The prediction has a mean pLDDT of 76.
This is a predicted structure of a 384-nucleotide RNA (Bacterial RNase P class A) from an Alphaproteobacteria bacterium.
It was read from a public genome assembly, where an Rfam model found it.
Rfam family: Bacterial RNase P class A. The family's RNA type in Rfam is ribozyme. Gene Ontology terms of the family: dimeric ribonuclease P complex, ribonuclease P activity and tRNA processing.
RNA sequence: UCAGUUGGUCGGAUAGCCGCUCCCAGCAAUGGGGGAGGAAAGUCCGGACAUCACGGAAACAAAGUGCCGGGUAACACCCGGGCGGCGUAAGCCGACGGAAAGUGCAACAGAAAAUAAACCGCCGAUGGUUCCCAUACACGUGAUGGGAAAACAGGUAAGGGCGAAACGGUGCGGUAAGAGCGCACCGCUUGGCUGGUAACAGACAAGGCAUGGCAAACCCCACUUGAUGCAAGACCAAAUAGGCCUUCGUUUGAUGUGUUUCCCAUUAGUUGCUUGCAGCUGCGAAGGCGGGUUGGUUGCUCGAGCUAUUUAGCGAUAAAUAGCCCAGAUGAAUGGUUAUCCCUCUUCGGAGGACAGAAUCCGGCUUAUAGACCGACUGACAUU
Numbered sequence: 001u002c003a004g005u006u007g008g009u010c011g012g013a014u015a016g017c018c019g020c021u022c023c024c025a026g027c028a029a030u031g032g033g034g035g036a037g038g039a040a041a042g043u044c045c046g047g048a049c050a051u052c053a054c055g056g057a058a059a060c061a062a063a064g065u066g067c068c069g070g071g072u073a074a075c076a077c078c079c080g081g082g083c084g085g086c087g088u089a090a091g092c093c094g095a096c097g098g099a100a101a102g103u104g105c106a107a108c109a110g111a112a113a114a115u116a117a118a119c120c121g122c123c124g125a126u127g128g129u130u131c132c133c134a135u136a137c138a139c140g141u142g143a144u145g146g147g148a149a150a151a152c153a154g155g156u157a158a159g160g161g162c163g164a165a166a167c168g169g170u171g172c173g174g175u176a177a178g179a180g181c182g183c184a185c186c187g188c189u190u191g192g193c194u195g196g197u198a199a200c201a202g203a204c205a206a207g208g209c210a211u212g213g214c215a216a217a218c219c220c221c222a223c224u225u226g227a228u229g230c231a232a233g234a235c236c237a238a239a240u241a242g243g244c245c246u247u248c249g250u251u252u253g254a255u256g257u258g259u260u261u262c263c264c265a266u267u268a269g270u271u272g273c274u275u276g277c278a279g280c281u282g283c284g285a286a287g288g289c290g291g292g293u294u295g296g297u298u299g300c301u302c303g304a305g306c307u308a309u310u311u312a313g314c315g316a317u318a319a320a321u322a323g324c325c326c327a328g329a330u331g332a333a334u335g336g337u338u339a340u341c342c343c344u345c346u347u348c349g350g351a352g353g354a355c356a357g358a359a360u361c362c363g364g365c366u367u368a369u370a371g372a373c374c375g376a377c378u379g380a381c382a383u384u
Base pairs, nucleotide, nucleotide: 001380002379003378004377005376006375007374008373009372010371012341013340014339015338016337017336018335020035021034022033023032024031025030037355041366042365044364045363046362047361048360049229050228051227052226055263056262057261058260059259060258062225063224064223065222066221067081068080069079070078071077082096083094084093085092086091097220098219102218103217104214105213119160120159121156122155123154126153127152129149130148131147132146133145134144135143168186169185170184171183172182173181188207189206190205191204193202194201195200233298234297235296236295243289244288245287246286247285248284249283250282253267254266255265256264268281269280270279271278272277273276305324306323307322308321309320310319311318312317342353343352344351345350
């Protein structure tokens, strides 16, 4: 100097004039103070808070999470670590329990896709075929021995092919040619030993030289789990029709958790008569039709709050001390305008200045973002 990785800050400023809204003081006029975000977005997680539900025990279902240890109110978040993958590296990513419990899937290609198998190729020692030579007998043939040729039977899975993936890898020996067939090193399995809280790692010993992938397929294992949500809820005022109707049940039954089992608890009257039926009221459950209300107050912003320092910790964070108060609208305020400055471009006239706006609140994650600045680290080149 260039390229890259990672952490953080800002993301317009100042002044004047006018306007909106909340709080405080005030009888009022008026004065003082405050007024959109790093993501307010997504509604993906976790809660606080509110209301309702929940008799006890056991089993099952459904949903969620998934390496280890910490942090936190909690989490699928954050921090540290382990393992795996990508990268020269700084770093980044991980849906990271189990494939020997079972089921299932892998198109096409390929011989063959997991208790597999031979398309090309290699061998052909052994058995067979053809040819040649030699020997004894002999007219020839046949027998015996040797050699050669081709590649039939047979052998092979090392080489090649197909494929995303082919039943360990490299090398040496061995073999007819090969193959863990044998050996060395790696890999894998098992065993204990050492280090570590642990996930795991290391060295050693023995061994078969082997049953691959996918669980973000069903499944198995471990742990966790009520529902609804500020349009939750509370209060005031006002109005109506305390409306009408249907079905079922009301003690050998029924109700009480998503289901089941066991235990436990609860479960009214009245009239008529043909004495267990019917009717009525009450209670419970499931519905249908219709009427009134849509107003106001509250919830509503002091919080698992923010900032700074110290201590402990690798860190997330925790504790202590000190300081600060920082939107609460309700069809929806937080603005308009003038001037100057800042940044970028410019044909020097000027133009442009990102993503984007609170609605109960908080902790995260994810997504969008013009441009400017600060720090640390990695690599390359050059100089000293």